The prediction has a mean pLDDT of 87. The part of an RNA shown here (small-subunit ribosomal RNA, central domain) has 349 nucleotides and comes from a metagenome. The full RNA is in RNAcentral, with records from SILVA.

Context: one part of a larger RNA
Formats: sequence, structure tokens, C1' cells
RNA sequence: CUGGGUGUAAAGGGAGUGUAGGUGGCAUCACAAGUCAGAAGUGAAAGCCCGGGGCUCAACCCCGGGACUGCUUUUGAAACUGUGGAGCUGGAGUGCAGGAGAGGCAAGUGGAAUUCCUAGUGUAGCGGUGAAAUGCGUAGAUAUUAGGAGGAACACCAGUGGCGAAGGCGGCUUGCUGGACUGUAACUGACACUGAGGCUCGAAAGCGUGGGGAGCAAACAGGAUUAGAUACCCUGGUAGUCCACACUGUAAACGAUGAUUACUAGGUGUUGGAGGAUUGACCCCUUCAGUGCCGCAGUUAACACAAUAAGUAAUCCACCUGGGGAGUACGACCGCAAGGUUGAAACUC
Repeated sequence: CUGGGUGUAAAGGGAGUGUAGGUGGCAUCACAAGUCAGAAGUGAAAGCCCGGGGCUCAACCCCGGGACUGCUUUUGAAACUGUGGAGCUGGAGUGCAGGAGAGGCAAGUGGAAUUCCUAGUGUAGCGGUGAAAUGCGUAGAUAUUAGGAGGAACACCAGUGGCGAAGGCGGCUUGCUGGACUGUAACUGACACUGAGGCUCGAAAGCGUGGGGAGCAAACAGGAUUAGAUACCCUGGUAGUCCACACUGUAAACGAUGAUUACUAGGUGUUGGAGGAUUGACCCCUUCAGUGCCGCAGUUAACACAAUAAGUAAUCCACCUGGGGAGUACGACCGCAAGGUUGAAACUC
């Protein structure tokens, strides 16, 4: 390489968009590049295979045949692939009519709670723990009442509920805006699928500049515990957490399961639509799209998966090839840095 694989044994890229490339619906006409058939030429000799012969045999040598699966030319075939022309509507897209949604961005706004400040009431404790102590408090704390400040997060509703490509998204109102779904069948007429590179997005932590800072809280300090305790527990507490702009580009970025399409028993919940039936928004029946559970065939090493497949097939991409060394070294690219991406070998078992 081939083969075989990728939920958990090694292995699905974090996600999208899209270039090249690969692949591609129904039916018709033409061409003949691929494809198939015939013929001719060539495919040196030796070697190889088969048959026969010569050295006493063999090795060796000689003769005949085959093969040399290839290439070129030419004559045909037209099913399939391809190319060109003219079509179709089932794939895909547009239009029209609808309802659903924490989808995104921006501005405004609300109540509860924590903390702090001011004032009142009030007096000796509060707080914390397994038990304590550090800490706070007679300069009046904790508790309670009223007023004020400020920041962050949105109880109940709330749901294997919804939306989003993933990351993710949750008080309320307004504005701008993306996508999906259902019905219809007016329009386009294969416009499709996948996608190496590329580009864009990408939790938390971290970094830069400038703000902000209530609570929480790495580091740090103290108190405990302990043989020790650079921890677990407690009292404090700074970066950070928040905002704007810019960077980083990684996660158990998980369904540890790439995308798309078709097919293959059922049962039962739930979300958003549509149709039928009905007096009816109930119940019932049918259907489309999502989201769960159970389960047959089949698959699987087993666990399990089972129309949301890990079943049966097809196309395209990514990835794996014993453990350690090692996601390390070196080089290259990216980054302000931290570091990231790509990614070995010696040696060893």
C1' cells in the first nucleotide's frame, strides 16, 4: 500500500460556510473520450511454461509451440459513464398564507436579596464549628424600623419543555435582525451532496487598554485540625468574576457516535403545526417536523443500539495501525505573553 476499522478497546476534525476536487434525479436525440468486439502491425534474442531431442544421467545445450496479459493503426457496437442539444418535476430553491420559540444585537426599565452609609428603638453579646479560636462589639455591634447608595444575578412560571451550526441562550418592554416548521402548489428547472486548503464563529481560564467593583473568591494572612497540614473546616482577603474595545483558540468543546440521502415491526409520552370527524376550543382518527422512554428483526466482544441506528445500502470528508518515550524534542507557522497548531527519533517493554 492493500485489507480492516473509528459509542466504551487506537481512531469523528469544537462548529459552520465555502474554493479546488470527488459524487450526482427522470426521459430523449447525437457524438464516440472511457467501455466492448473483430482484424492487422509490433511486443528482439536469451530467460519463463509445455512437448521433443543431444552429451551414459543431471546441470548444460539444441528444436518446435505457447506466453509476453502491453502499445499503435483500422473497422464496428451504443447498454453504462462522459460530452453536446432540446425537455420533465419527484431532489433543491423562490413566492404566497400562517402560528411557535431563553436564536442574535442595542436601548430602556422592575422587584426580591446581599453589602455599605445615615437616623431611630434597644443592650451585651454577635458570629462561627464536630468542638473551638482568629474576627466583630459598651467609640453601642448582632437584632429591628425608616431613608439612601451601588453592583451583580434574575426565585416562582420551569418541563428527558423551547431556540441555536456548535460554543451557548432564562425578569419585563421596545426597536433592528437570522433561522426553522406547517399549509398551498403560483414560479425556476438538477440550480444538488460532500468538501483538502481558505475564511468565519468558538465555554471557562488567561492577556492588553480604559472603566466598574455589591456578593463570591485563586494568591496571600490569621485561627483550628494534625506527628506534620504549604490541604480539607473557620475568619478575613487581592487579582478575577461585570462593561467597552482588542487578543488568545483551547475543554470529558460528549451523544466520548462526521455530513447527506433512501429503505427496514410495533407501543407509549411530550412540543409546534395541518387535515378529517364532531354542536364543540374536549375526546377520537390521519399526517408533517422536533424531543424522550420501551421494544422486534438485524447488528455488537459484551454493554447495549434499535426509524433521533451502533440495522441495510450509497457518496464525500476527517482519523486509527502495540505500550512507554510524547502530544515531548527539533524545524516551521501563529501569539504581546501564557502558549497553540503541525509533529518525530534514539532507547525500552